[in-house]
RNA sequence: GCGGGUAUAGCUCAAUGGUAGAGCAAUAGCCUUCCAAGCUAAAGACGAGGGUUCGAUUCCCUCUACCCGCU
Numbered sequence: 001g002c003g004g005g006u007a008u009a010g011c012u013c014a015a016u017g018g019u020a021g022a023g024c025a026a027u028a029g030c031c032u033u034c035c036a037a038g039c040u041a042a043a044g045a046c047g048a049g050g051g052u053u054c055g056a057u058u059c060c061c062u063c064u065a066c067c068c069g070c071u
Stems, first nucleotide, its partner, number of pairs: 001070007010024004018054001027041004047063005
């Protein structure tokens, strides 16, 4: 320098045009003499910018970061 892949919650992963979900963690409450375990609740996220579309996490372009291969 070229090509490919990935980017979603604190962490690990879904969702593939139509209100973004789960597990674990953390917080609050319940239970317990206390702790652990268990139960319940609430909060928390689509890497950045543009385009297409009635509507974009999803499709297209550029950039950024990381990974792989080639040179």